The prediction has a mean pLDDT of 83.
Predicted 3D model of an 83-nucleotide RNA (Bacterial small signal recognition particle RNA) from a Gemmataceae bacterium.
A source record names the gene ffs.
Rfam family: Bacterial small signal recognition particle RNA. Rfam links the family to the GO terms SRP-dependent cotranslational protein targeting to membrane, signal sequence recognition and signal recognition particle, plasma membrane targeting.
[in-house]
């Protein structure tokens, strides 16, 4: 120094919590135009479109952890040879 175990740290795959964004004809919710029902009226009840939050998903963003026939002028231990 080659070699062989192992630690560190990097790189490659992978990837959890979170975050943003989107996100339901109806079987979510809210608020419900029109509609429609009760009632002599007041008024009150259903409740579709719309639009609002969101479930589940889908997209980025994240990067605890995990992996190895990757890497090292790191690091220790082993052993060989030679002084």
């Nucleotide at each position: 120094g080659g070699c062989c175990u192992g630690a560190c740290c990097g790189a490659c795959g992978g990837a959890a919590a979170g975050g943003c964004a989107u996100g339901a004809a109806c079987c979510u919710g809210g608020u419900c135009a029109g509609g429609u029902c009760c009632g002599g009226a007041a008024g009150g009840g259903c409740g579709c479109a719309g639009c609002c939050a969101u479930a589940a998903g889908u997209g980025c963003c994240g990067g605890a952890c995990c992996g190895g026939g990757c890497g090292g002028c790191u690091c220790a231990g082993g052993g060989c040879a030679c002084c």